[in-house]
Molecule: transfer RNA
Organism: Spirochaetia bacterium
């Protein structure tokens, strides 16, 4: 330099053109003599920019980052 894949709460992940899932972590409560464990509730997310669409995390283009292959 060329090609391909990936980018989602603090971390790890799922699905899908129509309210973004789950687990851990975090906060509150219940339980307990206390702690741990357990149970309930809650907060927290689509790399960035543009396009298509009634509607985009999803499709398209560009860009940035990471990984892999080729040279």
């Nucleotide at each position: 330099g060329c090609g391909a894949g990936c980018g989602u709460c603090g971390u790890a992940u799922a699905a899908c053109g129509g309210u973004a899932u789950u687990a851990c972590c975090c906060g509150a409560g219940c339980u307990u003599c206390c702690c741990a464990a357990g149970c309930u509730c809650g907060a927290g997310a689509a790399g960035c920019g543009g396009g298509u669409u009634c509607g985009a995390c999803u499709c398209c283009c560009g860009u940035c980052g990471c990984u892999c292959g080729c040279u």